[in-house]
About this RNA: A computed fold for a 415-nucleotide RNA from a soil metagenome, annotated as Bacterial RNase P class A.
RNA sequence: AGUGGACUGGAUGGCCGCCGGCAGAAGCACGUCUUCGGCGGGAGGAAAGUCCGGGCUCCGCAGGACAGGGCGGUGGGUAACGCCCACCGGCCGCAAGGUCAGGGAAAGUGCAACAGAAAGCAAACCGCCUCGCAGGCUCGCCUGCGCGGUAAGGGUGAAACGGUGAGGUAAGAGCUCACCAGCAGGCUGGGCGACCAGUCUGGCUAGGCAAACCCCGCCCGGAGCAAAGCCAAACAGGAAGCAGCGUCCGCCGCGCGGCCAUCGGCUGUGCGACGUGACCGCGGGUUGGUCCGGCCCGCCACCGACUUCCGGGUAGGCUGCUCGAGGGGCCGAGCAAUCGGCCUCCUAGAGAAAUGGCCAUCCACCGCGGCCGGCGACGGCCGCGGUGACAAAACCCGGCUUACAGGUCCGCUCU
Numbered sequence: 001a002g003u004g005g006a007c008u009g010g011a012u013g014g015c016c017g018c019c020g021g022c023a024g025a026a027g028c029a030c031g032u033c034u035u036c037g038g039c040g041g042g043a044g045g046a047a048a049g050u051c052c053g054g055g056c057u058c059c060g061c062a063g064g065a066c067a068g069g070g071c072g073g074u075g076g077g078u079a080a081c082g083c084c085c086a087c088c089g090g091c092c093g094c095a096a097g098g099u100c101a102g103g104g105a106a107a108g109u110g111c112a113a114c115a116g117a118a119a120g121c122a123a124a125c126c127g128c129c130u131c132g133c134a135g136g137c138u139c140g141c142c143u144g145c146g147c148g149g150u151a152a153g154g155g156u157g158a159a160a161c162g163g164u165g166a167g168g169u170a171a172g173a174g175c176u177c178a179c180c181a182g183c184a185g186g187c188u189g190g191g192c193g194a195c196c197a198g199u200c201u202g203g204c205u206a207g208g209c210a211a212a213c214c215c216c217g218c219c220c221g222g223a224g225c226a227a228a229g230c231c232a233a234a235c236a237g238g239a240a241g242c243a244g245c246g247u248c249c250g251c252c253g254c255g256c257g258g259c260c261a262u263c264g265g266c267u268g269u270g271c272g273a274c275g276u277g278a279c280c281g282c283g284g285g286u287u288g289g290u291c292c293g294g295c296c297c298g299c300c301a302c303c304g305a306c307u308u309c310c311g312g313g314u315a316g317g318c319u320g321c322u323c324g325a326g327g328g329g330c331c332g333a334g335c336a337a338u339c340g341g342c343c344u345c346c347u348a349g350a351g352a353a354a355u356g357g358c359c360a361u362c363c364a365c366c367g368c369g370g371c372c373g374g375c376g377a378c379g380g381c382c383g384c385g386g387u388g389a390c391a392a393a394a395c396c397c398g399g400c401u402u403a404c405a406g407g408u409c410c411g412c413u414c415u
Base pairs, nucleotide, nucleotide: 001413002412003411004410005409006408007407008406010362011361012360013359014358015357016356018042019041021039022038024036025035026034027033044390048401049400051399052398053397054396055395056224057223058222059221061293063292064291065290066289068220069219070218071217072216073087074086075085076084077083088102089100090099091098092097103215104214108213109212110209111208125154126153127150128149129148131146132145133144134143135142136141162180163179164178165177166176167175181205183202184201185200186199187198188197189196190195228319229318230317231316237310238309239308240307241306244280246279247278248277249275250274252272253271254270255269256268257267258266259265260264281299282298283297284296285295286294326345327344328343329342330341331340332339333338363388364387365386366385367384368383369382370381371380372379373378
């Protein structure tokens, strides 16, 4: 000069005031009511943002598929996660370290200003070469036009379809070769793995963006403390929408036929009524959407399951509500995150929202002035003035992100 991590974030005294707990005393209108004193306790590292994950509570399918959402190197941790740890790879940095929306761009579609001929399968502005025609000419060649070949040279750009060298060619080009980079593979070794090292082969070579659509792999019930539960109180309705006179079975009645043989019984058939019957069909509901299935409720009409709209009444109290994936110390395992064992501690629970107000002294920092010491950097003392950050639980916990005056400690790197 940097870099990584941990902690703190005013102290003391006095006066007045607030909320909870524990045990007690007194009074009384006997309600767990009122008063009194005693002993304890009373805002955060982020309580914030509401961005993730859960505990907990509830939901007559927390069934399947699709859609939708999330994650994206590997291995571990955790109740779980989009978090944490270690490692791998890319990029930045001399380094310690930091950072990464880290699978796929030869599956497809798409986007990219300007410049440039051309920015995804291409492309020819200047140029080089061959051929044809015309003209000129110092007979080497030059100029113009046209057909064809070319991408080595020049130019534009952040980037132009590998680089250097040699050969080759009409001129050129991985066209061929050597070396290198990249890509795709093989083998050997190390590693749980992502990957790493070495070596061999090949074709010569396949820009960027997926935090674009998309593809691939893995994961995902929903709603939420205004959840939910108990006691009490109160009630008024109105309108609209809308599903079978199916089949079978049972029983009863009536009609007809047959048989038995008598005041009735058995049987077949038709009609009607009944049935918490069975099946099929239809309607509605099923804690995000669609479909399928399952379950429940209903289906001639009046009605009624249910849905939508208009309108009226009540809404007070209690629980949930703080002992926890809890804090601290030591030992062990592990690189670590973390896990295990032993000991110890109890540290807010308000309910329109409690922990505050005033005074004094001290402390820390900043500025100014004076004195002293010192070569100097600077240090000590005194006086005056100023500042003391970000900011407040609301069911609880694990994270991430953001804000923060000042102060302390530890490790590492470079000079």
Rfam family: Bacterial RNase P class A. It is annotated as a ribozyme.